[in-house]
A computed fold for a 71-nucleotide RNA from a Clostridiales bacterium, annotated as transfer RNA. The sequence was found in a public genome assembly. The source organism's lineage runs through Bacteria, Bacillati, Bacillota, Clostridia and Eubacteriales. Its Rfam family is "tRNA". Rfam classes the family as a transfer RNA. The prediction has a mean pLDDT of 81.
RNA sequence: GGCGCCAUAGCCAAGCGGUAAGGCAGAGGUCUGCAAAAUCUCCAUCACCAGUUCGAUUCUGGUUGGCGCCU
Numbered sequence: 001g002g003c004g005c006c007a008u009a010g011c012c013a014a015g016c017g018g019u020a021a022g023g024c025a026g027a028g029g030u031c032u033g034c035a036a037a038a039u040c041u042c043c044a045u046c047a048c049c050a051g052u053u054c055g056a057u058u059c060u061g062g063u064u065g066g067c068g069c070c071u
Stems, first nucleotide, its partner, number of pairs: 001070007010024003018054001026042005047063005
């Protein structure tokens, strides 16, 4: 220098056009004599900027960061 892949909650991770599942962690409640355990609830402008679309996490272009391959 060329090419490819990845970016979703504090962490792991599904979803791939119709308002984002699950687990761990965290906060609050119930239970208990107090705890632990159990159980219920809460916690995400989907890296950023544009475009397409009635509608974008999803498609397109670019930027940033990470990883890899070729030279």